[in-house]
RNA sequence: AGAGUUUGAUCCUGGCUCAGGACGAACGCUGGCGGCAUGCCUAACACAUGCAAGUCGAACGGAGGUAUGGGCUUCGGCCCAUGCCUUAGUGGCGAACGGGUGAGUAACACGUGAGCAACCUGCCCCGUACUACGGGAUAACACUAAGAAAUUAGUGCUAAUACGGUAUAUGACCACACCGAGGCAUCUCGGAGGGGUAAAAGCGUUUAGCGGUACGGGAUGGGCUCGCGGCCAAUUAGCUAGUUGGUGAGGUAACGGCCCACCAAGGCGACGAUUGGUAGCCGACUUGAGAGAGUGAUCGGCCACACUGGAACUGAGACACGGUCCAGACUCCUACGGGAGGCAGCAGUGGGGAAUAUUGGGCAAUGGAGGAAACUCUUACCCAGCAAUGCCGCGUGAGUGAAGAAGGUCUUCGGAUUGUAAAGCUCUUUGAUUGGGGACGAAUUAAUGACGGUACCCAAGGAACAAGCCCCGGCUAACUAUGUGCCAGCAGCCGCGGUAAUACAUAGGGGGCGAGCGUUGUCCGGAAUGACUGGGCGUAAAGGGUGUGUAGGCGGCUUCGCAAGUUGGAAGUGUAAUACCUAGGGCUUAACUCAGGUGCUGCUUCCAAAACUGCGAGGCUUGAGUGUCGGAGAGGAAGAUGGAAUUCCUAGUGUAGCGGUGGAAUGCGUAGAUAUUAGGAGGAACACCAGAGGCGAAAGCGAUCUUCUGGACGAUAACUGACGCUGAGGCACGAAAGCGUGGGGAGCAAACAGGAUUAGAUACCCUGGUAGUCCACGCCGUAAACGAUGGAUACUAGGUGUAGGGGGUAUCGACUCCCCCUGUACCGCAGCUAACGCAAUAAGUAUCCCGCCUGGGGAGUACGGCCGCAAGGUUGAAACUCAAAGGAAUUGACGGGGACCCGCACAAGCAGCGGAGCAUGUGGUUUAAUUCGAAGCAACGCGAAGAACCUUACCAAGACUUGACAUCGCAUGAAAGCAUCAGAGAUGAUGCCCUCCCUUCGGGGACAUGUAGACAGGUGGUGCAUGGUUGUCGUCAGCUCGUGUCGUGAGAUGUUGGGUUAAGUCCCGCAACGAGCGCAACCCUCAUAGCUAGUUACCAAUAUUAAGUUAGGAACUCUAUUGAGACUGCCGUGGAUAACACGGAGGAAGGUGGGGAUGACGUCAAAUCAUCAUGCCCCUUACGUCUUGGGCUACACACGUGCUACAAUGGCUAUUACAAAGAGCAGCGAAGCGGUAACGUGGAGCAAAUCUCAAAAAGAUAGUCUCAGUUCAGAUUGUGGGCUGCAACCCGCCCACAUGAAGUCGGAGUUGCUAGUAAUCCCGAAUCAGAAUGUCGGGGUGAAUGCGUUCCCGGGUCUUGUACACACCGCCCGUCACGCCAUGGGAGUUGGGAGUACCCAAAGUCGGUGAGCUAACCGCAAGGAGGCAGCCGCCUAAGGUAAGACCAAUGACUGGGGUGAAGUCGUAACAAGGUAGCCGUAUCGGAAGGUGCGGCUG
Repeated sequence: AGAGUUUGAUCCUGGCUCAGGACGAACGCUGGCGGCAUGCCUAACACAUGCAAGUCGAACGGAGGUAUGGGCUUCGGCCCAUGCCUUAGUGGCGAACGGGUGAGUAACACGUGAGCAACCUGCCCCGUACUACGGGAUAACACUAAGAAAUUAGUGCUAAUACGGUAUAUGACCACACCGAGGCAUCUCGGAGGGGUAAAAGCGUUUAGCGGUACGGGAUGGGCUCGCGGCCAAUUAGCUAGUUGGUGAGGUAACGGCCCACCAAGGCGACGAUUGGUAGCCGACUUGAGAGAGUGAUCGGCCACACUGGAACUGAGACACGGUCCAGACUCCUACGGGAGGCAGCAGUGGGGAAUAUUGGGCAAUGGAGGAAACUCUUACCCAGCAAUGCCGCGUGAGUGAAGAAGGUCUUCGGAUUGUAAAGCUCUUUGAUUGGGGACGAAUUAAUGACGGUACCCAAGGAACAAGCCCCGGCUAACUAUGUGCCAGCAGCCGCGGUAAUACAUAGGGGGCGAGCGUUGUCCGGAAUGACUGGGCGUAAAGGGUGUGUAGGCGGCUUCGCAAGUUGGAAGUGUAAUACCUAGGGCUUAACUCAGGUGCUGCUUCCAAAACUGCGAGGCUUGAGUGUCGGAGAGGAAGAUGGAAUUCCUAGUGUAGCGGUGGAAUGCGUAGAUAUUAGGAGGAACACCAGAGGCGAAAGCGAUCUUCUGGACGAUAACUGACGCUGAGGCACGAAAGCGUGGGGAGCAAACAGGAUUAGAUACCCUGGUAGUCCACGCCGUAAACGAUGGAUACUAGGUGUAGGGGGUAUCGACUCCCCCUGUACCGCAGCUAACGCAAUAAGUAUCCCGCCUGGGGAGUACGGCCGCAAGGUUGAAACUCAAAGGAAUUGACGGGGACCCGCACAAGCAGCGGAGCAUGUGGUUUAAUUCGAAGCAACGCGAAGAACCUUACCAAGACUUGACAUCGCAUGAAAGCAUCAGAGAUGAUGCCCUCCCUUCGGGGACAUGUAGACAGGUGGUGCAUGGUUGUCGUCAGCUCGUGUCGUGAGAUGUUGGGUUAAGUCCCGCAACGAGCGCAACCCUCAUAGCUAGUUACCAAUAUUAAGUUAGGAACUCUAUUGAGACUGCCGUGGAUAACACGGAGGAAGGUGGGGAUGACGUCAAAUCAUCAUGCCCCUUACGUCUUGGGCUACACACGUGCUACAAUGGCUAUUACAAAGAGCAGCGAAGCGGUAACGUGGAGCAAAUCUCAAAAAGAUAGUCUCAGUUCAGAUUGUGGGCUGCAACCCGCCCACAUGAAGUCGGAGUUGCUAGUAAUCCCGAAUCAGAAUGUCGGGGUGAAUGCGUUCCCGGGUCUUGUACACACCGCCCGUCACGCCAUGGGAGUUGGGAGUACCCAAAGUCGGUGAGCUAACCGCAAGGAGGCAGCCGCCUAAGGUAAGACCAAUGACUGGGGUGAAGUCGUAACAAGGUAGCCGUAUCGGAAGGUGCGGCUG
């Protein structure tokens, strides 16, 4: 410090996720030791048991015990005195500390800083003055009594440092009045005066001392008040009656509505009152660079609470955790009458929970209470125990050791790795174990140690007793094998798994950490992802529809003053601990701890400064405003007027149509329409002018005139003198649609109706048509209300146009030339921007103010509030769900986008196919099997250039198992061949025959048999694991690279553009310059002539023959080798003078001369595992091999490709011409002969320019048929033959005779072909024993048409749009149906907390009363004073009643939403998405959606 994830790729925006640290943790696996810490986060749930607050006999009287002395004695003991011990009670102090918990509390509770002139303070310290006199009770105790108990009542006795009374009063307090000083308004302080009020306690060995009272001071602790600070919600906006203030009285330690009476009507609140939710606060802790964010365990400070609620008493202090009273819930005891209790003290129990310890030791230390002290008490505390809960330290050994052992794993079988690792050898002993010694902590001379025989030290022995956990696809360090096969599983995100998984599981290996390691949870970080530091808002989320203006925020130049902000200095405070620093200290080190320093960023006070902000006073004119002059304008409101057009009415003319559409129909019209003429009615809108022109804040504004009225602009510089900018709320305006009332209604037109279209058509199109559109008044308050760009001010190159105004120059004259201001528009630099783009009208540079955003969906939805007549608007969530959603730009692909161009693509033609029969292939069906593959073009006469057996892979049956085939070991032997038998055959059995080659004589080689195992074998699977080969786009003209340049980048440029070409062919231009693969050419063939050559080909001349038959010839033809020839080379025209095009000459051939071979980068997971090869998987007495037979040839049917026809341009018969290219020895096979023929026989010749196949056919000539199912056509079938072959039944071909089907030119649709082509006619070959209508070749005859590129199809280039990138066979919307999930409404139901009103009212304070009771004081007494009970009143907890509000849970049913590999209906959107889309509104419709009105361009 970053990384992964949206895309085909890119940049950006933006969310999600990860790497780090932390924890009072928990869980899983594992676990040696020690030190130091920490340990119920949940039920403030309930608690058994024990302990946690007592102490003082030097406050007091008793009682009990005991010792001594004395007395008495019934010898048991009793009494007295003096000691000592114990202690129930009275009394004092303490119990308000210490310890626990965090329920409540949003508060002066806490923090911080002040204040109290408004206060208190026991014990402690200092000082002053006192401590006198007397009195009456009471517990204990005794007796009696009630009760189960707890407890209580009565009578009697008694003491005090218990309780009264009186005296005294330095001083205090109270009222009066005086003086002085001070302050802050009330006031405060000091001094003097007389008057009034209130004290005390004693104890003690009586030396010391401890107490007591009053007052003053201090210290400590507290009380109260105030400034400031720290949570969420505005879907909580108004709250408040003791409320706010005053006066008076009361109350308190004290101020105060704290309480009461009266008076006034205030007080709080947008700087967030009130209400609701949540929460103890802080020092600090965690994280972070910091600012921040989160937390509030342990330790420390404060607060609150003590079963729940209320209350007071006592006291210095409490409204009291281990006190009291009352009420409530719960638990326990009970004799049923009544009682008892409160672990959120320490242990501990149950419960809850993922989860948190011992019913331990000790007061030795520190501290606390009491005491004069000894001492007692102290679960505060100090220790120990349990727990890897955390931090820190140590160990589980160290060195050496290569035969790189064994074993494991992998393997290309060579090896690699585990790995110096182990073993072995040499050492060491920390911890653990055993034995011995043995502390500090003690303050204090002695005594005193729970921890503890602990820490520590010494010794002994032996490497001995001590390592795991997670991970290994990327992020992220670390890889292989096997298993599994979208299963099982993994997963933090992206994502793995569908047979070769580094991602699952296991193993080996590796990486990380280590007594731990992982997981889960939470917090901070990364996240600049709430942005103060430090973000944004044209298109990504985000500018309010517009103005006006309140609060608020901000604000021109200048002078003086003040000092609130600000700055500097000083002081106080910021507890301790924590943090940081220390070559500081203590534990062996560290953690831990002690000390010193820094710091604690804050608050308060004082002093100083005066630049800036602020405040006060004064001045200024440039901001702002006013005045004067001037012109421009669809600015607004009202009234009046006008012409054109549509429609309607009346009348005339006139006749059969009009209207409408892509084409039609509905509709109108012979009752006279449309058309036309004239007149009239009525409503709405204002052509031309008219312009990216003007005006207005926006919405918006368009005939003319009049009236009223707002604003802006220019010129001028007279006036005011900062009067300004912005603007939360508020107020006003606000298109269209819509609503209400009343008018109006010509045209248009949602809805609706009809007609079309369509699969449907609730649409697009047509004919009608109602609300509405118009007016008046009143609502609504929204739009893509857009420049998707808030307002103001200042600054920052230019250029061009336009509107308004002004100035200048020249001129007779400025519309024209120059300059300035205001508005509006385009281009463009710097700069900015993710890019697009913006660019003085900023999206630049700055300042101020307002509004708004924080991933997508859910959703602008729900609920609530406000507004509205309604429609609805405004404000505006959550659960749940996804890992994206998005912006700009790039390359492609696509478009029922555009431009250009090409192609038998269309058109123009010719011949077909589609109908028939047959052949052949395919589908389907059938079958034991009908083997398999090929599937739009680019499968279907395809693999197959040829299935009777074989082929053959399929089926049935019968056999074999190292095998039909290959290599290796051992043994034996030649092998083979022939015959017979069984069998369907494979095979088996038997017989016959005979014995290879080489040799160094050991043996070896080839072959065969047997045998053992390695292995063979597989047309079994996967073409989606592959190689190779092939098809296709397409013989289309394209596809790329290097360097340079441009761009943040993907990429672009080059390759685009202007011409041209068959061509990215060439030329020109150009930030490109070059190059490669393609094109072309080079190759083959055909066409011309030449040269060479002349047999088997040829034959002009000469002979010759039946015949180029022979002689001969070397001219011709031909053959086959070689060069030549054609290059836009020449001429003309056009063109940029180019490329090139057109025409011409010459030429056999002319503009690539015809044809072929040749197929760029790539696409289709295209085809093929069955040509072959091959990974992996599978079978191994079978999925291998052999054999016989069957099947691949089936047949209701459907399709493709062909053949033959339907006839007269023909059929038949007869006669008669002319080819080319091929093939041939297991071959072609002549002549001759036989046969109607197929064919047979025959065998000449020929390994071929020689012989043979071999007849070419169409054609020509002649005849016949005469338009018919025929003398067309030939299917089918019968009979008889022929050929091949072991074998023609399933299942071949041919011949003859006979038979003579469909078919009379083929619907929709569709194919081929541009010249020696189509069409037509024959010939040959491969395969092959035989078996072509197929395929591949050959020649013969030989056309028609092409205007042209609008359209269909395919392709190329450029451009455009895109929501596509698996790329339009794309993407994608909504209803419906089903599963699951969360949620809204819902008759209600249940529960909860808070509040209001009323009723009842415990305990208790206060007040009243007090006839009853009453010790102290007064009084001789009666009685009084005082007190108590009782009763009454106010207040009041709990309880009850009532009506609401709020929250939560639940609810038949219901609404939408989300989600879920392959459901239904359509096709709305993305391309002009096939009707451009979208926004608002209204309406209609199964649904997307359609339509109307207005708006936007995205």
Model confidence (mean pLDDT): 84 of 100. This is a predicted structure of a 1498-nucleotide RNA (small-subunit ribosomal RNA) from a bacterium. RNAcentral holds the sequence, with entries from SILVA.